Context: one part of a larger RNA
RNA sequence: GCCAACGAGUUAAUGCAUGCGGUUGCCUAAACCCAUCCGGGGUGGAGGCUUAGGGAAACCGAGUAUGAAUAGUGCGAAUAUAUCGUAUGCAUUAGACCCGAAACCUGGUGAGCUUGCCAUGAGCAGGGUGAAGUUUGUAGAAAUACAGAUGAAGGCCCGAACUGGUUAGUCGUGCGACUCUAUCGGAUGACUUGUGGCAAGGAGUGAAAAGCUAAUCGAACUGGGAAAUAGCUGGUUCUCUCCGAAAUAUGUUUUGGCAUAGCGUCUGAAGUACCCCUGGGGGGUAGAGCACUGGAUGGGCUGAAUAGGGAGAAAUCUCGUCAGCUCAACCAAACUCCGAAUACCCAGGAUUAACGUUUCAGGCAGUAAGACUCCGGGGGCGAAGCUCCGGUGGUCAAAAGGGAAACAGCCCAGAUCUCAAGUUAAGGUCCCUAAAUCUAUGCUCAGUGCAGUUUGAAGGUGGUGGGGUUUCUUCGACAGUGAGGAGGUUGGCUUAGAAGCAGCCAUCCUUUAAAGAAAGCGUAACAGCUCACUCACUAAGAGACCCUGCGCCGAAGAUAAUCGGGGCUAAGCAUAGUACCGAAACUGAGGACUUGUCGUUUUUUCGAAAACGGGGAGUGGUAGGAGAGCGUUCCAAUCCGCGUUGAAGCUCAAGCCGUGAGGCAGGGUGGAGCGUUUGGAAGUGCGUAUGUUGGC
Repeated sequence: GCCAACGAGUUAAUGCAUGCGGUUGCCUAAACCCAUCCGGGGUGGAGGCUUAGGGAAACCGAGUAUGAAUAGUGCGAAUAUAUCGUAUGCAUUAGACCCGAAACCUGGUGAGCUUGCCAUGAGCAGGGUGAAGUUUGUAGAAAUACAGAUGAAGGCCCGAACUGGUUAGUCGUGCGACUCUAUCGGAUGACUUGUGGCAAGGAGUGAAAAGCUAAUCGAACUGGGAAAUAGCUGGUUCUCUCCGAAAUAUGUUUUGGCAUAGCGUCUGAAGUACCCCUGGGGGGUAGAGCACUGGAUGGGCUGAAUAGGGAGAAAUCUCGUCAGCUCAACCAAACUCCGAAUACCCAGGAUUAACGUUUCAGGCAGUAAGACUCCGGGGGCGAAGCUCCGGUGGUCAAAAGGGAAACAGCCCAGAUCUCAAGUUAAGGUCCCUAAAUCUAUGCUCAGUGCAGUUUGAAGGUGGUGGGGUUUCUUCGACAGUGAGGAGGUUGGCUUAGAAGCAGCCAUCCUUUAAAGAAAGCGUAACAGCUCACUCACUAAGAGACCCUGCGCCGAAGAUAAUCGGGGCUAAGCAUAGUACCGAAACUGAGGACUUGUCGUUUUUUCGAAAACGGGGAGUGGUAGGAGAGCGUUCCAAUCCGCGUUGAAGCUCAAGCCGUGAGGCAGGGUGGAGCGUUUGGAAGUGCGUAUGUUGGC
C1' cells in the first nucleotide's frame, strides 16, 4: 500500500417548541394487592401543574405596588383551554459525537546499568632515567663543597596486558539501538578491577556535563485519580426531492474562540406593504470658480523716517525690499459666489403575480480567516498577484459549459433527463482546428506585426503616407557646369610681426554685371584655397515650417525557445461590408419531478384530502434548514407463508421493476434454516481518522 472485519450524536433527568394521542381540570410517586417463565392488571390524590394577580414583605385582591393622594406610572384583569403520555428537533447537567496531549496529584517498584561511598580481595610483560640517604677519596679547623661508588625515589620516561576513546575511514534496512579498521591518551596511580553492602524521585549521587539513577531524566518506572483538560488538529458510514447562506456590525484578557444583530431555512399570520413608474423634497459630492480663507506667476500704478548695492559735491537718480490697488493667467481633502448625475425620504399610481416580493411571531441553523475584477478614495513610489475603506457593482467561494494556447475571481452563458435535429453569444474562419486563402479602399518592408500598453521611455530619425500654411519661379527659380569675386588698402591701433581672417576701434569711398575693410580653411607674417555676391549655359518646378498615420534607432540573460506551433508580406495594421463556424444559452421532439391555478371524479371528522387531466412557472449548488424513502439486526402479530423435490450464505450474470438507495427472477455451489405484510426497538449503513486487528 491493498483486502477483510471492527470503528464515531448515545443514555438519563429537567426545560422549550412542533406533530400525534387520552381526559375536560389533568397526572399519579413511594408503598401495597393480584397474576406471573417474561410482558402485566389494580389500589394509592401524599404531591405536582392549572383555576388571579400585585408587592421585598406584612398584606390586599380584578386589581395591586409606589405615593400624602381618589394623581400619574409599572405589572396585571377585561377570558384563556389546561394537563398527562409519546415521537422528533434543540438546550442544560453529566465523559455527552469519536480518537489524541505535554502535564498534575497519590501509593508503590527499582543502584544486577550507572554515580558516589564502605568492607574485603585481585591485577599491572619488558626497557629507561637514577632524587634523598650512605660510603670512599680530595680540600677544609669545621659547617660543608667537589669527584667516584652504592642506593633506590617518582600522580618520572618508552611501551604490552589492562583501561580509555584523539583523528580519519568503515557501517549507517549495520556484525552492532554507537560496531569495526588504522591511528592515538594513561599504563605504581586522584590507577584498574571482582565480590558483598549503603544512598532514590523534588529525592539521591555528581573532580559539575543539568551528567547519571536498568536502551527512559531540566524531575525514573509502575498502579490509581482518569474517559484529566484540549477555545486546537484529524475523522464522523445509505438514497432522492425543495430552498439555500456568510466571511459584516457591536461587545469581549478579545481578534484562528464566543454572545447579540445581519444574511439561510421551516411553520404560522398579515395580504402588495417589495420592485417599478410619476410627482414633490433637502443636500454641497463630481465638475467648475476665485466672491471668502489660504497658496502662487508676470505686467502696470501708488506709497514708505525702504536694511542694502551703484552714480553724484549735494539735492537727487537708479536697482533692490515691503505693502496696497489694478490687469492677465492659475491652485486647494480640512476654500466656495456656484453646482449636477446617482443615491436617500415622502406622496400618488400601475402590475394581481414575483407566485420563494415584503413585514411580523416562533423552531432550527451555519457564517463572523474571504479572493480577484471594475469604479471612487486613504497608505505606498498615483510600486506590488501590496494594504485599508466605500459601491446593498460583478464573478469565484458554493458554478459545470464555450472563449482567453494552458489559466478559481476576465469575456459569453447559469447544466432537470435523453436526441447521429436547428439558431446564435463571446470568440473566430491558411494548416494543426469547425468555419472566407471573402469583398472594397488604403497603410507598413521593420518578420514591425500576427487579441489585449501582458512591457517599453526620454531622446533621435532627409524611412515612408496624408493634410495645412507660406516663399521663390519661363521677366528662367533650386541644383549642377564655366567665368569673375576688384581698387583706395598692408583701414587705424596694437604688435617682433598683425597684410580680410590673435586682439581693440571704425566698417567708409570708388570701379562695377558683381565682389564683406570679409563667413570658413590656411601662413611666423605674406602667399594660397573656398564662401557671400554677379554673369553665362541648361531647363521646370524648388525651398521653409506646422499637424498627423505606419515604421526605424534607443533595445542587455541564461533551451535555437518562440506569435500556442507550423508558418505568414498577409495569414500584419486601419476603415467598411457580406457570408459561415461556434456553448450544457435559445429553439425543436420526447420523458421525470416540484409548485400554484383551473376542471373532473372519489373520500370526508365538512376544515379538507387524494387521484387524473389542461395550460403556467420552475428544477447548478458548499455550510445549512425542510421533506420523502431504501437497507441491516432483533421483538410482537400476520401470511393455515417458503424449505432436503434444497433455507441462509457464496458465486456467475447479457433478464425484469424502481429517479435512486435497492428489489425480483435465472444457473452453479452450499446443506438447514428463512421470508412477506403491519407495527415496535436499535450496538443500524465506512474510503479516508500517520484509525484498530488479521491477511497478502